[in-house]
RNA sequence: UAAUUAUAAAGAAGGAGCGAGAGACAGGGCUCAAUGACCUCCUGGCAACCACCCCGCCCACCGGGAAAGGUGCCAAUACCCGCCGAAAGGAAUUAUAAUUU
Numbered sequence: 001u002a003a004u005u006a007u008a009a010a011g012a013a014g015g016a017g018c019g020a021g022a023g024a025c026a027g028g029g030c031u032c033a034a035u036g037a038c039c040u041c042c043u044g045g046c047a048a049c050c051a052c053c054c055c056g057c058c059c060a061c062c063g064g065g066a067a068a069g070g071u072g073c074c075a076a077u078a079c080c081c082g083c084c085g086a087a088a089g090g091a092a093u094u095a096u097a098a099u100u101u
Stems, first nucleotide, its partner, number of pairs: 002100007013043005021032003027081003044074003049070002053065004078093001083090002
């Protein structure tokens, strides 16, 4: 870099620094933001993909448990619409994880 699979309506904020935009995507809406957003760092937390341990039955799968390790995440459904569909819903894209490349 690419492919595959899974997940994306739940959950989880304080401090410091910076200083103007931010919320992936034309456009539209709405929201956040000088009472300092976004971003970075520290601390704390959430979750349970991988890893771990135990139980159900020896292994695998599956289900359950725990959270010291590897990631991830901590405004709003992936903020809403957008493409298909009358709608329900679906597709595409994106993000994250795991495996392969």
SAM riboswitch aptamer (S box leader) from a Bacteroidales bacterium, 101 nucleotides, folded computationally. NCBI's taxonomy places the organism under Bacteria, Pseudomonadati, Bacteroidota, Bacteroidia, Bacteroidales. Its Rfam family is "SAM riboswitch aptamer (S box leader)". Rfam's curators write: The SAM riboswitch is found upstream of a number of genes which code for proteins involved in methionine or cysteine biosynthesis in Gram-positive bacteria. The SAM riboswitch acts at the level of transcription termination control. The predicted structure consists of a complex stem-loop region followed by a single stem loop terminator region. An alternative and mutually exclusive form involves bases in the 3' segment of helix 1 with those in the 5' region of helix 5 to form a structure termed the anti-terminator form. This entry represents the conserved core of the complex structure involving helices 1-4. The model forms 87% of the base pairs in the Rfam consensus.